[in-house]
Context: one part of a larger RNA
C1' cells in the first nucleotide's frame, strides 16, 4: 500500500453490473419446488354428436436440476497412463424380425374393520401389465484349434454342441411412432494405477483377514470383496500407527518474481440429506421432497394407533458483530413428459429489500469588492474566512410534470420484466455533503476553557496554569457519497 461474502460509529442524492447466515449440518408454522402421455389399457361422469374431465392399470421421468460442506488426510482431489477385468436407458448409424397362444389383476360392484392413517373378503373386467410356445446369428456357456500380438495375458478369428426373442398404436391409404435380438458409434460411468496433496516424533513400533497362496462364492467388472483350508507374512524415520485440523481442484488475494495465504461468488469432482442401519425398484440409487428397521424430537388420537423430516424457494424461532421478499413470469434459456396441441418446472429469467462492492454521474457554471455584514484573531493598525456571499448573466445532468415507446419474438400472433430503458417537450439552481484529522512519524495553527482532574493514545508519548497532543470554537489538511474504526490475509 492492497484485498474481504465483512461488521461497527458518523453521514448518505441516482444509475449500471455483481455480491448478500462465515455462527446453531440448530428447530420449524405455511404455501410452492415432479411430473407427464387418452396416439398403450378397461372404466365412470359431462355433452345430442364432435369432444372433454377423473381416479386405476401400464409406460417414460422422478439417480437431472436445485442446497450444503458435516464426514473426509483418502485414490477424496488433481494430473498421468491402463481396463486383453468392465456396464451404459434415452440419442445416432447398420443388420435381421415382429407368428401363434394362455391366466390373472387394480378400476369397477357388494360385503365389512377403523377415530383416523388404512386395510380385509367375495365377484367381474382390459392392455404396450404377466406367462408358456414357435422361429434365430456375428449374442451367451462348454469343448476343440488358435496365425501372431503385447511390458504381461485367457482378446479377435475358426468348427462342432446346447441355450436364449417381441407389442402393438395412430392413420382412408401411404406412411408414421414403437417392440425385439445384434453390431458399431456417441456422451455417461465403474475400476486399477506412477507422481502429487496440512501440523504434531512431547504419537515409535503396527498388524490376524493381517500379508501371500490354494478352491469355491460373489459382481457389469480385477481383487481377502467374501468363505474355508494352507503358508507366515506385511508396514515402517523416504515417519508406519496415533493425534489434532480440514471437502479437492479450476481459480481468488497479495507479491517485480521466487514464494505466501485463501477455498465466499462461478465452473468441475467429491461426500451428505434429522441420527444410524438395510435392501428394493431400475440402463444407472443403496435414492434429500422413494421403502423398511431402530433412535431421539415433534405434532395427531375416539389411548387401540397413527404422522413428519426446509443442508430446494420464500419466510419463523433460536444463535450471532451480521447477512434480503411467505413477490411476478413460464416470455427467453435449459430440462421432463407427449406423435403434437400443450402440461409442468422457486432450474432460469425478472422485480423487491441493502452504499456490502467495483464503475459512472451529480449536488451548478461565468463574472462579480484593495474585499460587505457575521464570526475568529489581533502588537487595535489590521490580518483572515473570502470571489466565497449577496448581486448579474446562464446552462438543467439530475428532478417533477406531460407526451411517445422499444431491443429481447429467427415465422401471422404471444413479453414476465414494463409503460420499464430510451426519445421529446415545460418548470426551476431549483432536489442533493459529509467524514477523520491537524505535537513528531503525517499533509494541515491559533484562541478559550480544563489544571496527572476531565481526558487522549498505532508508537514515541500529552494532561501538575499560558496545553498547537485533552474539550470547544475559528481556521487549514486529507479523501468524497462516502469517510473513519476493528477483524483478518499478503
Nucleotide at each position: 500500500g492492497g484485498a474481504u461474502g465483512a461488521a461497527c460509529g458518523c453521514u448518505g442524492g441516482c444509475g449500471g453490473c455483481g455480491u448478500g447466515c462465515c455462527u446453531a449440518a440448530u428447530a420449524c408454522a405455511u404455501g410452492c419446488a415432479a411430473g407427464u402421455c387418452g396416439a398403450a389399457c378397461g372404466c365412470u361422469c359431462c355433452g345430442c354428436a364432435a369432444g372433454g374431465a377423473g381416479a386405476g392399470u401400464g409406460g417414460c421421468g422422478a439417480a437431472c436440476g436445485g442446497g450444503u460442506g458435516a464426514g473426509u488426510a483418502a485414490c477424496g482431489c488433481g494430473u498421468u497412463g491402463g481396463u486383453g477385468a468392465c456396464c451404459u436407458g434415452c440419442c445416432c448409424u447398420g443388420a435381421a424380425g415382429u407368428g401363434g397362444g394362455g391366466g390373472a389383476u387394480a378400476a369397477c360392484g357388494g360385503a365389512u374393520c377403523g377415530a383416523a392413517a388404512g386395510g380385509u373378503c367375495c365377484g367381474c373386467u382390459a392392455a404396450u401389465a404377466c406367462c408358456g410356445c414357435a422361429u434365430a446369428a456375428u449374442u451367451u456357456c462348454u469343448c476343440g484349434u488358435g496365425a501372431g500380438u503385447u511390458a504381461g495375458a485367457g482378446a479377435a478369428g475358426c468348427g462342432a454342441g446346447a441355450a436364449g426373442g417381441a407389442a402393438g398404436c395412430c392413420g382412408a391409404a401411404a406412411g408414421g411412432c414403437g417392440c425385439u435380438u445384434u453390431a458399431g458409434g456417441a456422451g455417461g460411468g465403474g475400476c486399477c494405477u506412477g507422481c502429487g496433496u496440512c501440523c504434531c516424533a512431547u504419537c515409535a513400533g503396527c498388524u490376524a483377514g493381517u500379508u501371500g497362496g490354494u478352491a469355491g462364492g460373489g459382481u457389469a467388472a480385477a481383487a481377502g470383496c467374501c468363505u474355508a483350508c494352507c503358508a507366515a507374512g506385511g508396514c515402517g524415520a523416504u515417519g508406519a500407527c496415533g493425534g489434532g485440523u480440514a471437502g479437492g481442484g479450476g481459480a481468488c488475494c497479495u507479491g517485480a518474481g521466487a514464494g505466501g495465504g485463501u477455498g465466499a461468488c462461478c465452473c468441475c469432482c467429491c461426500a451428505c440429506a434429522a441420527u444410524g442401519g438395510a435392501a428394493c425398484u431400475g440402463a444407472a440409487a443403496c435414492a434429500c421432497g422413494g421403502u423398511c428397521c431402530a433412535u431421539a424430537c415433534a405434532c395427531c388420537u375416539a389411548c387401540g394407533g397413527g404422522u413428519g423430516g426446509c443442508a430446494g424457494c420464500a419466510g419463523u424461532a433460536g444463535g450471532g458483530a451480521a447477512u434480503a421478499u411467505u413477490g411476478g413470469u413460464u416470455a427467453a434459456u435449459g430440462g421432463g413428459c407427449g406423435a403434437a396441441a400443450g402440461c409442468c418446472u422457486g432450474a432460469c429469467c425478472c422485480a423487491g429489500c441493502a452504499a456490502c462492492g467495483c464503475c459512472g454521474c451529480g449536488u451548478g457554471a461565468a463574472c462579480g469588492a484593495a474585499g460587505a455584514a457575521g464570526g475568529c484573531c489581533u502588537u487595535c493598525g489590521g490580518g483572515u474566512u473570502g470571489u466565497a456571499a449577496a448581486g448579474u448573466u446562464c446552462u438543467u445532468u439530475u428532478g417533477a410534470c406531460c407526451g411517445g415507446g422499444a431491443u429481447g419474438a429467427g415465422g401471422a400472433a404471444g413479453g414476465a420484466c414494463a409503460g420499464u430503458a430510451c426519445c421529446g417537450g415545460u418548470c426551476g439552481a431549483a432536489u442533493a455533503a459529509g467524514u477523520c484529522u491537524c505535537g513528531g512519524c503525517u499533509a494541515a495553527c491559533u484562541a478559550c476553557g480544563u489544571g496527572c482532574c476531565a481526558g487522549c493514545a498505532g508508537c514515541c508519548g500529552c494532561g501538575g496554569u499560558a496545553a498547537c497532543a485533552c474539550g470547544u470554537a475559528g481556521g487549514a489538511g486529507a479523501c468524497g457519497a462516502g469517510c473513519g474504526u476493528u477483524a483478518u490475509c499478503c